RNA sequence: UUAAGGCUCGGGGAUGGAGUUCCCCAUUUAACCGCUAAAAGGCUGAUGACUCCUACAGUGGA
Numbered sequence: 001u002u003a004a005g006g007c008u009c010g011g012g013g014a015u016g017g018a019g020u021u022c023c024c025c026a027u028u029u030a031a032c033c034g035c036u037a038a039a040a041g042g043c044u045g046a047u048g049a050c051u052c053c054u055a056c057a058g059u060g061g062a
Stems, first nucleotide, its partner, number of pairs: 010025004016053006034043003
């Protein structure tokens, strides 16, 4: 890289990883994809929640 066989142990909750927990979706063609504004533009946060790590931001010290 290719081919064959078997299995399917799910997914989501505004930017990363892990644990715990909650909610939602999985036949209403899904759950989910932040807020505000007519637009321009502006605002918060790495969480749904808690804890830890990483990244980023601010202040102070060495």